[in-house]
Molecule: Bacterial small signal recognition particle RNA
Organism: Alicyclobacillus cellulosilyticus
RNA sequence: AAUUGGGUCCCAUGCGGCGGGAACUUCCGAACCGUGUCAGGUCCUGACGGAAGCAGCACUAAGGAAGACCUCCCGGGCGACGUGGGCGCGCCUGAUUGGU
Repeated sequence: AAUUGGGUCCCAUGCGGCGGGAACUUCCGAACCGUGUCAGGUCCUGACGGAAGCAGCACUAAGGAAGACCUCCCGGGCGACGUGGGCGCGCCUGAUUGGU
């Protein structure tokens, strides 16, 4: 000096982790317009018996609080992680050849 490989750079994609949401578990949670059980009382009945049903209690809905990571969705200049493609003008590095 020439040729050439890789990295840095760009794009796509995969993986991991981060943040958010959903789902999951527990708890709270309805004067009436949820369910069940319905004291008292009310109504029907000659009676037997029946009906509706307030309070209370229980279970939950909408919703709220806590929890962990087993799952799903979304996001991003998170990653000395991978794969494929691009660039060959810059930087780094390796190999081969020739010359000095």